[in-house]
RNA sequence: GACGACAAACGGCAAACCUGUCGAAAGACAGGGGCGCAAAACUAAAGGGCCUUCCCUCUUCGAGGUUGGCAGCCAGUUGCCGAA
Numbered sequence: 001g002a003c004g005a006c007a008a009a010c011g012g013c014a015a016a017c018c019u020g021u022c023g024a025a026a027g028a029c030a031g032g033g034g035c036g037c038a039a040a041a042c043u044a045a046a047g048g049g050c051c052u053u054c055c056c057u058c059u060u061c062g063a064g065g066u067u068g069g070c071a072g073c074c075a076g077u078u079g080c081c082g083a084a
Base pairs, nucleotide, nucleotide: 012037013036017032018031019030020029021028022027035072041077042076043075047074048073049070050069051068055065056064057063058062
């Protein structure tokens, strides 16, 4: 110097819920909040999975198409500290 688990350390992110805004919705953004997370960083036709349906078509109490979304679902990529 490289690799390197846990612990520790510097720190980081921020669930549910509340308020405001956008949206048809899922959901996103900002503030509060803190359930938790060693990647809860990035990636949404590189892959799987899940959610939504203003609109279109068929048909009736539903289905298909399409639009949009979720990475804190799995996954891919990258990264801090660092014992033996």
Overview
The RNA shown here (c-di-GMP-I riboswitch aptamer) has 84 nucleotides and comes from Cohnella terricola. Rfam family: c-di-GMP-I riboswitch aptamer. Rfam's curators write: GEMM was predicted in a large-scale screen for bacterial structured RNA regulatory elements. The source organism's lineage runs through Bacteria, Bacilli, Caryophanales, Paenibacillaceae and Cohnella. Its mean pLDDT, the model's own confidence on a scale to 100, is 81.